Predicted 3D model of a 73-nucleotide RNA (transfer RNA) from an Ignavibacteriota bacterium. It matches the Rfam family "tRNA". It is annotated as a transfer RNA.
[in-house]
RNA sequence: GGUCUAGUAGCUCAAUGGUUAGAGCAACGGUCUUAUAAGCCGCAGGUUGAUGGUUCGACUCCAUCCUAGACCA
Numbered sequence: 001g002g003u004c005u006a007g008u009a010g011c012u013c014a015a016u017g018g019u020u021a022g023a024g025c026a027a028c029g030g031u032c033u034u035a036u037a038a039g040c041c042g043c044a045g046g047u048u049g050a051u052g053g054u055u056c057g058a059c060u061c062c063a064u065c066c067u068a069g070a071c072c073a
Base pairs, nucleotide, nucleotide: 001072002071003070004069005068006067007066010025011024012023013022018056028042029041030040031039049065050064051063052062053061
């Protein structure tokens, strides 16, 4: 330098172009316990990497850029 893949909650990951973007773990609160852990219940947490475009409607499709990775040279 070229080709390709990925980027969504603190972490790991879902989400057919259409209901309010969800789950597990973690955190926090409660319950239980002499206490801690585990278990159970509840709550909170998101500029879906950035900027534009297409569309009635975009996490999803398109373009450019950024970051990470794989392969080729």
Taxonomically the source falls in Ignavibacteriota (Bacteria, Pseudomonadati). The coordinates come from a structure-prediction model, not an experiment, and the mean pLDDT is 80.